[in-house]
Model confidence (mean pLDDT): 85 of 100. The RNA shown here (SAM riboswitch aptamer (S box leader)) has 105 nucleotides and comes from a Bacteroidia bacterium. It was read from a public genome assembly, where an Rfam model found it.
């Protein structure tokens, strides 16, 4: 990079540098010189994977955050199909595509 498999409605600061885009693609619709994206630092969030425990074993369930990711603006920010509903819209189930891990290759 490709596959498979789960998960995606919750949660989550500040300070330093940079300087203009930026939120994956389209098309909206945000967010941004009251400094976004980014990068470091320090902090937090959360629990997929090691760690411990229930279970004969596994599936699954429970602890805990030490170690490996991960996150820390809006629902994955909305959009695609089908069903319902109080029908601008809402809601449940899929789908394409996407971003996490985690196995394999």
């Nucleotide at each position: 990079u490709a596959c498979u498999u789960a998960u995606c409605a919750a949660g989550a600061a500040a300070g330093a540098c940079u300087g203009a885009g930026g939120g994956a693609a389209a098309g909206g619709c945000c967010c941004u010189u009251u400094g976004a994206c980014g990068u470091c630092u320090u902090g937090g969030c959360a629990a997929c994977c090691c760690g411990c425990u229930c279970c004969g074993g596994a599936a699954g369930g429970g602890c805990a955050a030490g170690g490996g990711u991960g996150c820390c603006a809006a629902c994955u920010c909305c959009u695609c199909u089908c069903g319902c509903c109080u029908a601008a819209g809402g809601c449940g189930a899929g789908a394409c595509a996407g971003a996490u891990a985690a196995g394999c290759a």